[in-house]
């Protein structure tokens, strides 16, 4: 240089074009002599960036950029 896949909470990840979510992890509380586990409950996102398409886009498009993998 080509071609493909990916990027979403601190980490591993879902999300038909209509309200961003589960797990773990962090705090808080129940429990328990006590830790652990279990239980309940909070906080935690410019949804890589930038622009189109729409009534409306995390998702469709184009283009940057980052990250795997394969051809040359």
């Nucleotide at each position: 240089g080509c071609c493909u896949c990916u990027g979403u909470a601190g980490c591993u990840c879902a999300g038909c074009g209509g309200u961003a979510g589960a797990g773990c992890a962090u705090c808080c509380g129940c429990c328990u002599u006590g830790u652990a586990a279990g239980c309940g409950g909070a906080a935690g996102g410019u949804c890589a960036u930038g622009g189109g398409u729409u009534c409306g886009a995390c998702a469709c498009c184009c283009a940057u950029c980052g990250g795997a993998g394969g051809c040359u």
The RNA shown here (transfer RNA) has 72 nucleotides and comes from a Propionibacteriaceae bacterium. It matches the Rfam family "tRNA". The family's RNA type in Rfam is transfer RNA. The source organism's lineage runs through Bacteria, Bacillati, Actinomycetes, Propionibacteriales and Propionibacteriaceae.